This is a predicted structure of a 72-nucleotide RNA (transfer RNA) from Caenorhabditis angaria. Rfam family: tRNA. From the family's description: Transfer RNA (tRNA) molecules are approximately 80 nucleotides in length. Gene Ontology term of the family: triplet codon-amino acid adaptor activity. The prediction has a mean pLDDT of 83. The organism belongs to Caenorhabditis, within Eukaryota.

RNA sequence: GGGGGUAUAGCUCAGUGGCAGAGCAUUGGAUUGCAGAUCCAGAGGUCCCCGGUUCAACCCCGGGUGCCCCCU
Numbered sequence: 001g002g003g004g005g006u007a008u009a010g011c012u013c014a015g016u017g018g019c020a021g022a023g024c025a026u027u028g029g030a031u032u033g034c035a036g037a038u039c040c041a042g043a044g045g046u047c048c049c050c051g052g053u054u055c056a057a058c059c060c061c062g063g064g065u066g067c068c069c070c071c072u
Base pairs, nucleotide, nucleotide: 001071002070003069004068005067006066007065010024011023012022013021018055026042027041028040029039030038048064049063050062051061052060
């Protein structure tokens, strides 16, 4: 320098056009002598950035940035 993949909650990841979700973590409660485990409830997101398409974009298109892989 060229090509490909990827970016969503604190972490690991789903979500392929119509309300943003799960597990773990975290907070409160139940239980327990205390704790752990278990159960119930809650909080937590400018969906990397800019633009475009569309009635409507996490999703499709273009550009940028970070990370990973391959080629040179």